RNA sequence: AGUGAGUAAACGCUGAGUCUCCCUGGGGCGGGGAGAGCGGGAGAACCAAUUUUCAGGGGUGAAUCCGGAAUUUCCGGAGGGGUUAUCUUUCGAUCCUAACCCGUCAGCUAAUCUCGUAAGCGUGGGAAGAGAAGGUGA
Numbered sequence: 001a002g003u004g005a006g007u008a009a010a011c012g013c014u015g016a017g018u019c020u021c022c023c024u025g026g027g028g029c030g031g032g033g034a035g036a037g038c039g040g041g042a043g044a045a046c047c048a049a050u051u052u053u054c055a056g057g058g059g060u061g062a063a064u065c066c067g068g069a070a071u072u073u074c075c076g077g078a079g080g081g082g083u084u085a086u087c088u089u090u091c092g093a094u095c096c097u098a099a100c101c102c103g104u105c106a107g108c109u110a111a112u113c114u115c116g117u118a119a120g121c122g123u124g125g126g127a128a129g130a131g132a133a134g135g136u137g138a
Base pairs, nucleotide, nucleotide: 011122012121013120014119018036019035020034021033022032023031024030037117038116039115040114041113042112047107056105057102058101059100060099064078065077066076067075068074079097080096081095082094083093084092086132087131088130089129090127091126
């Protein structure tokens, strides 16, 4: 000097998944609650659909579709989604395209009803332009 691994804090990323308060009485952890905010589902009229109900159907989510093959594995493409550190955008680069749930049942949908507020991680710490914001005595 470089590379790799671990720990602590800070910072940051995917995601709706953040914040405040109360009780459990020494405090803390944990547990149990109530709100605010954010997110989801069910659910009229009107509209849509009446062409489809075992090849069941539907929901959260970016996570679907097509082709190939040595047909569990896997490969390629289209479409969709993320990261690239002040923020947005463009270019380039680089990744993901899962998983789970309802239980024969749900189009949209005001009122209304109802549910969740987790989990998992660490960036080729690239470049250029524009706009905005912030900082610095300037």
A computed fold for a 138-nucleotide RNA from a Desulfotomaculaceae bacterium, annotated as c-di-AMP riboswitch aptamer (ydaO/yuaA leader). The source organism's lineage runs through Bacteria, Bacillati, Bacillota, Eubacteriales and Desulfotomaculaceae. The sequence was found by an Rfam model in a public genome assembly. The coordinates come from a structure-prediction model, not an experiment, and the mean pLDDT is 76. Rfam family: c-di-AMP riboswitch aptamer (ydaO/yuaA leader). Its family is annotated with cyclic-di-AMP binding and regulation of gene expression in the Gene Ontology.